RNA sequence: GCGUGGUAGCUCAGGGGUUAGAGCAAACGACUCAUAAUCGUUAGGUCGGUGGUUCAAAUCCACCUCACGC
Numbered sequence: 001g002c003g004u005g006g007u008a009g010c011u012c013a014g015g016g017g018u019u020a021g022a023g024c025a026a027a028c029g030a031c032u033c034a035u036a037a038u039c040g041u042u043a044g045g046u047c048g049g050u051g052g053u054u055c056a057a058a059u060c061c062a063c064c065u066c067a068c069g070c
Stems, first nucleotide, its partner, number of pairs: 001070006009024004017055001026042005048064005
């Protein structure tokens, strides 16, 4: 320098508009003599940062930053 990526505690989806989602994990409840498993419910997000474009940005653009690859 080029490419890919940074979204929940972890692994990831979402590629302009409705409320930001899934699995696992967590808390609570059901079940059980009890634990696990299973089932139900709940909580958990500055969408890496700043600025821009737009009626509207996690999504598009610029710069910065971090990780990985070349």
Molecule: transfer RNA
Organism: uncultured Roseovarius sp.